A computed fold for a 171-nucleotide RNA, annotated as glmS glucosamine-6-phosphate activated ribozyme aptamer.
Of the family's consensus pairs, 86% are formed in the model.
The sequence was found by an Rfam model in a public genome assembly.
Its Rfam family is "glmS glucosamine-6-phosphate activated ribozyme aptamer". It is annotated as a riboswitch.
Model confidence (mean pLDDT): 76 of 100.

RNA sequence: AACUGUUGUAAAGCGCCAGCACUGUGACUGCCCGACAUGGAGCAUAGUGGACGAGGUGGAGGUUUAUCGAGGAAUUCGGCGGGUACCUCCCGGCAGCCGUAUCACUGCCGCGGAGCGCAGGGACAAAACAUCUGAGUGAUCGGAUGGACAAAAUCCUGCGCCUGAUACGUU
Numbered sequence: 001a002a003c004u005g006u007u008g009u010a011a012a013g014c015g016c017c018a019g020c021a022c023u024g025u026g027a028c029u030g031c032c033c034g035a036c037a038u039g040g041a042g043c044a045u046a047g048u049g050g051a052c053g054a055g056g057u058g059g060a061g062g063u064u065u066a067u068c069g070a071g072g073a074a075u076u077c078g079g080c081g082g083g084u085a086c087c088u089c090c091c092g093g094c095a096g097c098c099g100u101a102u103c104a105c106u107g108c109c110g111c112g113g114a115g116c117g118c119a120g121g122g123a124c125a126a127a128a129c130a131u132c133u134g135a136g137u138g139a140u141c142g143g144a145u146g147g148a149c150a151a152a153a154u155c156c157u158g159c160g161c162c163u164g165a166u167a168c169g170u171u
Base pairs, nucleotide, nucleotide: 014081015080016079017078019077020049021048022047023046024045025044026043032040033039052069053068054067058090059089060088061087062086063085091110092109093108094107095106096105098169099168100167101166102165103164104163115161116160117159118158119157120156121155129146130145131144132143133142134141135140
């Protein structure tokens, strides 16, 4: 120094790169293209790109193109891995129209929380963009400032729908 294994750390729209696109360097100029060259293609090697935020984790198991919009019209392509998604069970809790307690059932919630449906309303982003600027030979990567623009979950309003049993209490 390289390889392999193990352990740990970080990240969860997160990581990675054998395809693909692009850049630097080198060698070769035998073959192909060619305007006959310090070229292209090809080869070697080292690199760059490859998802912009919003939202999201009780435990276990299972499954895999796991919610929402913005931008773009070359790659946010193609692929690998992971994953807070979904399903089942368990734990704890909330609601089920007078209150409390217990049990069962149904739905929901995971502590910033808690039924379903419909209609109406409101708020919230970053990239992109513009200007300035840093790193790199370059592809390209980063920083600062400026003024914007979403949807879903959520929130507000209205309407409709949404359990029984027992005990005690209240009217």